[in-house]
RNA sequence: GCUGCAUUCGUCUAGUGGUCCAGGACAUCAGAUUCUCAGUCUGAGGAUCGAGGGUUCGAAUCCCUCAUGCAGUACCA
Numbered sequence: 001g002c003u004g005c006a007u008u009c010g011u012c013u014a015g016u017g018g019u020c021c022a023g024g025a026c027a028u029c030a031g032a033u034u035c036u037c038a039g040u041c042u043g044a045g046g047a048u049c050g051a052g053g054g055u056u057c058g059a060a061u062c063c064c065u066c067a068u069g070c071a072g073u074a075c076c077a
Stems, first nucleotide, its partner, number of pairs: 001073007010026004018057001028044006050066005
């Protein structure tokens, strides 16, 4: 350089065009329980989906460019 894959709450992840102003777990915060801690239970906040553009009535989802990461591969006179 080329090819492929990945990028979504703080972290890990679900999603495969409309049922998603995006769900779950852990963590965080508040409350209940407990002599205290831990544990358990209940509730709350938290991602406009890496950036930009396109297609579409409609995009986290499809296409293009860029960025970052991972893997493979070519060249290195």
Model confidence (mean pLDDT): 82 of 100. The RNA shown here (transfer RNA) has 77 nucleotides and comes from an uncultured Bacteroidales bacterium.